This is a predicted structure of a 71-nucleotide RNA (transfer RNA) from Cryobacterium flavum. Its mean pLDDT, the model's own confidence on a scale to 100, is 80. It matches the Rfam family "tRNA". Rfam links the family to the GO term triplet codon-amino acid adaptor activity. By type it is a transfer RNA. The source organism's lineage runs through Bacteria, Actinomycetes, Micrococcales, Microbacteriaceae and Cryobacterium.
RNA sequence: GGGGUCGUAGCUCAAUGGUAGAGCCUGAGUUUUCCAAACUUAUGACGCGGGUUCGAUUCCCGUCGACCCCU
Numbered sequence: 001g002g003g004g005u006c007g008u009a010g011c012u013c014a015a016u017g018g019u020a021g022a023g024c025c026u027g028a029g030u031u032u033u034c035c036a037a038a039c040u041u042a043u044g045a046c047g048c049g050g051g052u053u054c055g056a057u058u059c060c061c062g063u064c065g066a067c068c069c070c071u
Base pairs, nucleotide, nucleotide: 001070002069003068004067005066006065007064010024011023012022013021018054026042027041028040029039030038047063048062049061050060051059
């Protein structure tokens, strides 16, 4: 220098054009003499910038970062 895979919640992962979800974690409540456990509830995310589209996490381009391959 060239190519490939990936980037979503604090962590691990879904969703692949039509209101972005789950588990764990965290806060609150119920229960319990207390703790733990269980149950209910809440908070919180599409790497960044453009383009296409009525509508983009999804498609296209660029860019940044991680890993791998070639030179």